This is a predicted structure of a 547-nucleotide part of an RNA (small-subunit ribosomal RNA, 5' domain) from an uncultured bacterium.
The full RNA is in RNAcentral, with records from ENA and Greengenes.
[in-house]
Context: one part of a larger RNA
RNA sequence: GAAUGAACGCUGGCGGCGUGCUUAACACAUGCAAGUCGAACGAGAAAGGGAUUGCUUGCAAUCCCGAGUAGAGUGGCGCACGGGGGUGAGUAACACGUAGAUAAUCUGCCUUCAAGCCUGGGAUAACUAUUCGAAAGGGUAGCUAAUACCGGAUAAAGUCGAUCUACACAAGUAGAUUGAUGAAAGAUUGCCUCUUCUUGAAAGCAAUUGCUUGGAGAUGAGUUUGCGUACCAUUAGCUAGUUGGUGGGGUAAAGGCCUACCAAGGCGACGAUGGGUAGCCGGCCUGAGAGGGUGACCGGCCACACUGGAACUGAGACACGGUCCAGACUCCUACGGGAGGCAGCAGUGGGGAAUUUUGCGCAAUGGGCGAAAGCCUGACGCAGCAACGCCGCGUGAGUGAUGAAGGCCUUCGGGUCGUAAAGCUCUGUCAGUGGGGAAGAACCGCCGGGUGGUUAAUACCUGCCUGGUCUGACGGUACCCACAAAGGAAGCACCGGCUAACUCCGUGCCAGCAGCCGCGGUAAUACGGAGGGUGCAAGCGUUGUUC
Numbered sequence: 001g002a003a004u005g006a007a008c009g010c011u012g013g014c015g016g017c018g019u020g021c022u023u024a025a026c027a028c029a030u031g032c033a034a035g036u037c038g039a040a041c042g043a044g045a046a047a048g049g050g051a052u053u054g055c056u057u058g059c060a061a062u063c064c065c066g067a068g069u070a071g072a073g074u075g076g077c078g079c080a081c082g083g084g085g086g087u088g089a090g091u092a093a094c095a096c097g098u099a100g101a102u103a104a105u106c107u108g109c110c111u112u113c114a115a116g117c118c119u120g121g122g123a124u125a126a127c128u129a130u131u132c133g134a135a136a137g138g139g140u141a142g143c144u145a146a147u148a149c150c151g152g153a154u155a156a157a158g159u160c161g162a163u164c165u166a167c168a169c170a171a172g173u174a175g176a177u178u179g180a181u182g183a184a185a186g187a188u189u190g191c192c193u194c195u196u197c198u199u200g201a202a203a204g205c206a207a208u209u210g211c212u213u214g215g216a217g218a219u220g221a222g223u224u225u226g227c228g229u230a231c232c233a234u235u236a237g238c239u240a241g242u243u244g245g246u247g248g249g250g251u252a253a254a255g256g257c258c259u260a261c262c263a264a265g266g267c268g269a270c271g272a273u274g275g276g277u278a279g280c281c282g283g284c285c286u287g288a289g290a291g292g293g294u295g296a297c298c299g300g301c302c303a304c305a306c307u308g309g310a311a312c313u314g315a316g317a318c319a320c321g322g323u324c325c326a327g328a329c330u331c332c333u334a335c336g337g338g339a340g341g342c343a344g345c346a347g348u349g350g351g352g353a354a355u356u357u358u359g360c361g362c363a364a365u366g367g368g369c370g371a372a373a374g375c376c377u378g379a380c381g382c383a384g385c386a387a388c389g390c391c392g393c394g395u396g397a398g399u400g401a402u403g404a405a406g407g408c409c410u411u412c413g414g415g416u417c418g419u420a421a422a423g424c425u426c427u428g429u430c431a432g433u434g435g436g437g438a439a440g441a442a443c444c445g446c447c448g449g450g451u452g453g454u455u456a457a458u459a460c461c462u463g464c465c466u467g468g469u470c471u472g473a474c475g476g477u478a479c480c481c482a483c484a485a486a487g488g489a490a491g492c493a494c495c496g497g498c499u500a501a502c503u504c505c506g507u508g509c510c511a512g513c514a515g516c517c518g519c520g521g522u523a524a525u526a527c528g529g530a531g532g533g534u535g536c537a538a539g540c541g542u543u544g545u546u547c
Stems, first nucleotide, its partner, number of pairs: 001547004006543005013393006019386002021351001026349003030346003035077003040074002048065008086304003095229008105221002110217007118152004127142006158181010186209006194200001231275002237267003242264008279301004283294004306327005329340004357383001359382003365379001366377004396426004406417004430488001432483005440474001445469009491536005496517003502531005512519002
């Protein structure tokens, strides 16, 4: 000099964009952060309102609306988000970076191609009854449905086995023949027919959508190899599933991954093993570079979710807001037993030099579900707080000498603050008041028009084009106009040398200063105050840390 997620002191006008627990991976009150689908399924309230009847005239009964709605339940998808958020504890490792391998693998939703969706069955929740329990939560009996569950049929393709051929030679690849195995689910709408005549039902046809199997793709993931990645040798030897082989098991998949047997190997001063420290990288800071430091924010990867362990479900987890077991802690209890996990967003206590609102909205972008309308979304978009940082703007401009008053200094003549002020003439940024007022909105949906597909059909359904309409948290915000008025807006550090900037008074080795050299013991430009000056400026200094 530059930098900082900074802190502290003094001071503080406005705006834009960023950033904001570096410490206790300490403990957490409260609210919210993951739901959705009635176009998979069976069932289904109440409040309130109305009608009729009865009579005690404000009550009872029945029916209708509310409503096939709310809220539950079964089922599907999601909750595993490479495209959610948090944290950095652990990890010195294929964890990360980079370049490869997979002839050793899997991949829901999505795209595309091919084939299929036939026929049966038994349950169970909800519900009803009953019962145990303080509660959390159960037990027993009965009823019912499905795109829930389980059989049978079919089997192109697939999978497994056998044989043959061709190509490879690293355990394989491709083709042919043959045997075995192995699947499914319906829903909505329109037409037609029937009926109690306006709703419903069965069959058929059609459209849309879904379901099953397989091939390919895309995306993602698993496994694996070479090289690179900091400290201690006052850590020198380490290793028995250890190193390799064979058989078997296991996995989506190679492999001591596991197991039985056999062999005795494997690693190590090119630093094994042990110890301490640490998430890694793109980057960021510094520097002319080489290098050094760092890993906040943003982006990629990894790991973790009170601590330890385990599996279940699933395409995917050994699963932050799932399950089970153990532990510590907190809470409830009728003492028998239960409930919980903010390193999600806010917020609280604690720790600390130190770090924000228990805000608004799904309008945009993106995600989940749904045919859609839509619902959910503390992701996200915004607002709030903080000079924490960077950037921009302002605190006025011109004129004005009798060089006013006043302060300070003085050789007492004067000098200086100083065109500075006052005065006069202007301007109007920001803040203030009043008025106007966006872009961010595109889709989707709805209403219409045109055109194409399908079809017996100008029904439905659907593709494309097009017109209208609807939707804004921020926010009456940005921005614009007008009004009034110099009015509301300057401090901090320093002035001995380094280092830009000097005098007076006080003090008298005292009080004090200080980054280094050093100042102070009666004339201190170095201490304290004043006047003046210098440097930065809504900041200025100090401290910490890095180059």